The part of an RNA shown here (small-subunit ribosomal RNA, 3' major domain) has 472 nucleotides and comes from an uncultured bacterium.
Rfam family: Bacterial small subunit ribosomal RNA.
[in-house]
Context: one part of a larger RNA
RNA sequence: UGACGGGGGCCCGCACAAGCGGUGGAGUAUGUUGUUUAAUUCGAAGCAACGCGAAGAACCUUACCAGCUUUUGACAUGUCUAGUAUGUUUUCCGGAGACGGAUUACUUCAGUUCGGCUGGCUAGAACACAGGUGCUGCAUGGCUGUCGUCAGCUCGUGUCGUGAGAUGUUGGGUUAAGUCCCGCAACGAGCGCAACCCCUAUCUCUAGUUGCCAGCAUUCAGUUGGGCACUCUAGCGAAACCGCCGGUGACAAGCCGGAGGAAGGUGGGGAUGACGUCAAGUCAUCAUGGCCCUUACAGGCUGGGCUACAAACGUACUACAAUGGUGGUGACAGUGGGUCGCAAUGUCGCGAGACGGAGCCAAUCCUCAAAAACCAUCUCAAUUCGGAUUGCAGUCUGCAACUCGACUGCAUGAAGUCGGAAUCGCUAGUAAUCGCAGAUCAGCAUGCUGCGGUGAAUACGUUCCCGGGCCU
Repeated sequence: UGACGGGGGCCCGCACAAGCGGUGGAGUAUGUUGUUUAAUUCGAAGCAACGCGAAGAACCUUACCAGCUUUUGACAUGUCUAGUAUGUUUUCCGGAGACGGAUUACUUCAGUUCGGCUGGCUAGAACACAGGUGCUGCAUGGCUGUCGUCAGCUCGUGUCGUGAGAUGUUGGGUUAAGUCCCGCAACGAGCGCAACCCCUAUCUCUAGUUGCCAGCAUUCAGUUGGGCACUCUAGCGAAACCGCCGGUGACAAGCCGGAGGAAGGUGGGGAUGACGUCAAGUCAUCAUGGCCCUUACAGGCUGGGCUACAAACGUACUACAAUGGUGGUGACAGUGGGUCGCAAUGUCGCGAGACGGAGCCAAUCCUCAAAAACCAUCUCAAUUCGGAUUGCAGUCUGCAACUCGACUGCAUGAAGUCGGAAUCGCUAGUAAUCGCAGAUCAGCAUGCUGCGGUGAAUACGUUCCCGGGCCU
């Protein structure tokens, strides 16, 4: 000077408390450990690994294993030789395929000194080399997590101290904030804070189709005429600043209340992450030093594995029911996506779906709600709760659903009656609950990222638990 203390003072945070809903018990999904295995590829490990890398493992992916197979190599540059662009394609043979052999048809680059001469391409040869998801994240770059959106971290000059250093940055108030005010051997400054950026809440203006419809006409229908007032769309602006009033305070910074206002004291949300910490994570995104392999630790292929299963843990989904289940009637969104696509109306099928296909490269067409509401029924039961598991029959995608896809119908109808110790999230359009969309994607979502619908309870307070800040 720091760090630490079951030292002290002050102060924050869903940290506790007050509430609401969960996890921990059940079944399933998923990740991990362990075990097993020819292989179950690798990484991630308290918070900050464990629905994580993976925004999608049937083949591919794929890095793993078994077998088959290639050796200048799937890919790059250089040299020589031969050919001539070359690319696409049919059929057959051997083979699991890679690959090897034969064969059919179409096609034939640019420049040119007209010489395969140059560029290019193909084949072959030898060698330089290629190649490595092999090791080291404790050799590294880059990127990222975390403390933490916490309010801190520093510098110049001056002053003090022999010096390390101190001062400034402490103190009195105040703030979300080292925010601001006052004081002070300090005076200033930088990185952070805040603001500037984006979305959202109100209004003016501009614009009026694909959007909208007040009045007029018209229609099954904003359908059409007409209109751009309204909604909306998307651009320029306005608006909020403790600006005004009262109180309080030190005549300060500020704090409390009120008015006006769409909005009030940072309006709500996002992006934004200081100096640094953890030899934190990543050599498997990529790049890269060193080391290692070079007929193999490289390349290709078929099949298998990553999907195994006494057990343990994490994260989710579905439930245990009447605030409910079932049947019927029948409303109301928003974000998005769509031509190798979204697909209406129609027909067929109990259904998944099939046939066929209007319209739409989209404010035009399509995708497109559920909970809620109303009516009926069930009457507290392992049930008309719950849906696991299993059998049979199907649909779709795709060369191909055996290992190992999703979905449908019929049948089957397991555990589970609210969960021990313990533990998590959340302060408002939040929690809870309901569905919808998207990325990935041929197919596959209880995951992820978004979107809207319905819509609470509680906060006395800071003694205690956890984390953090300042002074001592």
Model confidence (mean pLDDT): 83 of 100.